[in-house]
């Protein structure tokens, strides 16, 4: 960099440092000197993970083990995350309203994160 699968309407600081930016991109709309990003500490969650139960005429000749499912945990370890639904939107389809602006729903795309593969 790329592929596959899963998830994205919940959750998380009245701390230190730092000094002007930030919310991926577009167009919006926001956050920010009553202090942005970054870093430290703190926290949240539970993808990997740990423990455990269980089912399958799943893998294995059988047990173990591996895979699937449920429960619990977060101590240890690998990530992640901590304004606003992934803040909204961008493409397609549909519904409502209709003078116009507009409102709503579904799917795709894009993006993010994890796990596995190239």
């Nucleotide at each position: 960099c790329u592929c596959u699968u899963a998830u994205c309407g919940a959750g998380a600081g009245u701390g230190g440092u730092g000094g002007a930016g930030g919310g991926a991109c577009u167009g919006g709309c926001c956050c920010g000197a009553u202090g942005a990003a970054g870093c430290c500490c703190g926290g949240c969650a539970a993808c990997c993970c740990g423990c455990u139960c269980u089912c399958c005429u799943g893998g294995u000749u059988u047990c173990u083990c591996c895979g699937g499912g449920g429960g619990c945990g977060a101590c240890a370890g690998g990530u992640g995350c901590c304004a606003a639904u992934u803040c909204c939107u961008g493409c397609a389809g549909g519904g409502c309203a209709g003078a116009a602006g507009g409102c709503c729903c579904u799917g795709a795309g894009a993006g993010a994160u994890a796990a596995g593969g190239g």
The RNA shown here (SAM riboswitch aptamer (S box leader)) has 118 nucleotides and comes from Neomoorella thermoacetica. NCBI's taxonomy places the organism under Bacteria, Bacillati, Bacillota, Clostridia, Neomoorella. The model forms 97% of the base pairs in the Rfam consensus. Its mean pLDDT, the model's own confidence on a scale to 100, is 81.